[in-house]
RNA sequence: CGGGAUGUAGCGCAGUUGGUAGCGUGCGUCGUUCGGGACGACGAGGUCGCAGGUUCAAAUCCUGUCACCCCGA
Numbered sequence: 001c002g003g004g005a006u007g008u009a010g011c012g013c014a015g016u017u018g019g020u021a022g023c024g025u026g027c028g029u030c031g032u033u034c035g036g037g038a039c040g041a042c043g044a045g046g047u048c049g050c051a052g053g054u055u056c057a058a059a060u061c062c063u064g065u066c067a068c069c070c071c072g073a
Stems, first nucleotide, its partner, number of pairs: 001072004006067002010025004019056001027043005049065005
């Protein structure tokens, strides 16, 4: 320098015929218990790496760019 893959909640990940952003775990409150753990109920937490474009509508399509990984030179 060229090609490819990945980037979504604190962490691990799902979600692409474009149409409300989810699961597990963790966290908070409550119940249960003498207390804790375990279990159960409820809840908070996201500018979907960043910036543009297309569209009535973008995590999803297009372009550029950043980070990391792999391959090649």
The RNA shown here (transfer RNA) has 73 nucleotides and comes from a Bacillota bacterium.
Model confidence (mean pLDDT): 81 of 100.
It matches the Rfam family "tRNA". It is annotated as a transfer RNA.
It was read from a public genome assembly.